c-di-GMP-I-GGC riboswitch aptamer from a Syntrophobacteria bacterium, 75 nucleotides, folded computationally. NCBI's taxonomy places the organism under Bacteria, Pseudomonadati, Thermodesulfobacteriota, Syntrophobacteria. The prediction has a mean pLDDT of 85. It was read from a public genome assembly, where an Rfam model found it.
[in-house]
């Protein structure tokens, strides 16, 4: 640098339940643990989604993109 088959240290947590906000998608806390090699942060681009729909939001665990970093070596 480039990859992610094995494995390890470690890390991250989907349904779900509690409580918190929020009209609402949802978000946040702690329990959980189906997954995840960026399941880490960013709405730039499709998307999907809500609403008090001129507009203004909610997803980064939908995809692609940007930037940032562990661990390992079939390079």
């Nucleotide at each position: 640098u480039c990859a992610g088959a094995a494995a390890a240290a470690g890390g991250c947590a989907a349904a779900c339940c509690u409580c918190u906000c929020g009209c609402a998608a949802g978000a946040g806390u702690g329990g959980g643990a189906c997954g995840c090699a960026a399941a880490g942060c960013c709405a730039c681009c499709g998307g999907u989604c809500c609403c008090c729909c001129c507009g203004g939001g909610a997803c980064a665990g939908c995809g692609g993109g940007g930037c940032u970093a562990c661990c390992u070596g079939c390079u």